[in-house]
This record gives sequence, C1' cells and structure tokens, in this order.
RNA sequence: UUCUUAUCGAGAGAGAUGGAGGGACCGGCCCGAUGAAAUCUCAGCAACCAGCCGUGGCGUGCGGUCAGGUGCUAAAUCCAGCAGGCGAUUGCUUUCGUCUGGGAGAUAAGGA
Repeated sequence: UUCUUAUCGAGAGAGAUGGAGGGACCGGCCCGAUGAAAUCUCAGCAACCAGCCGUGGCGUGCGGUCAGGUGCUAAAUCCAGCAGGCGAUUGCUUUCGUCUGGGAGAUAAGGA
C1' cells in the first nucleotide's frame, strides 16, 4: 500500500512546549488568540487482539474479568454526498422530512 471480516447514535481531559489552523475528501455547519495542528507528561475511557476464570460433549461459541498489544478522550463517523421506498409541498420542475441499501472513511484482527 492493498484484500477480507467485524464494529462505528455509548464512553472518557488536564498540564507543558507551540503559535494558526482543525473537524479524512466535497458542500454545509461547527471548533479555534478565553490558544488550532503537532510533540511530550500525567490521567481517563474502552473488551478488537493476547492473558485469566466460568459455561459447554468439543470449538474458532457464549458470559465474566483484566489495561499486556493497539485504539480512543467536541458535536451520531458532526450532518448530507449515490440509488430507491414512504410522507409533505408545488400546476409541473423542485424542495423538505423520514426509512432502507450502497459508497467513502476510521479502528481492530487476519492475509498478500
């Protein structure tokens, strides 16, 4: 970098350095000199993997526990983006709401 699978409306921030950006992309809407990104320290959240315990005929199942490996700690993955269903609106185009599926993205585990 790429492929596969699973999950994504829950949860959890202080300090130091730094000095203008950030929320993937695009449109919107937000965050930011009452200090953005990034780095460091400490703290916290969380059960994807590993460990441990239980259950089970067995297991790659189920339940519990643990913070060792990752991850995360504004807003639903901040919202929508493509297609369709339903409802409302309009003479029609359209617009709005809602639902389903898809796409993209993120994280984990495994593979190339």